[in-house]
RNA sequence: UUUUCCGAGGAGCGUUGCAGCGCCAUCAGGCGUGAGGCUCGGAAUUCAUCCCCCGCAACGACGCUCGCCCACC
Numbered sequence: 001u002u003u004u005c006c007g008a009g010g011a012g013c014g015u016u017g018c019a020g021c022g023c024c025a026u027c028a029g030g031c032g033u034g035a036g037g038c039u040c041g042g043a044a045u046u047c048a049u050c051c052c053c054c055g056c057a058a059c060g061a062c063g064c065u066c067g068c069c070c071a072c073c
Stems, first nucleotide, its partner, number of pairs: 003044007010066006018037001020033005036059001
């Protein structure tokens, strides 16, 4: 770095709909679903690279509710 699975990034409700996914289709497309798709860690895996040491998160359309922390009154 590629792919799969698992865990974490506080939780819930509503709205929209890009990607993705599923179905349909004579091209263009249509219908449905759809706001963890991102990052970090772990176990495998593909490809590449090769000094050592230390540290550890940041973010997620719009609206609302709750929880946690800090500050002010």
Record summary: Model confidence (mean pLDDT): 75 of 100. SAH (S-adenosyl-L-homocysteine) riboswitch aptamer from Xylophilus rhododendri, 73 nucleotides, folded computationally. The sequence is in RNAcentral, with records from Rfam. Its Rfam family is "SAH (S-adenosyl-L-homocysteine) riboswitch aptamer". The literature on the family includes a 2008 paper in Mol Cell by Wang et al., "Riboswitches that sense S-adenosylhomocysteine and activate genes involved in coenzyme recycling". The source organism's lineage runs through Bacteria, Pseudomonadati, Pseudomonadota, Betaproteobacteria and Xylophilus.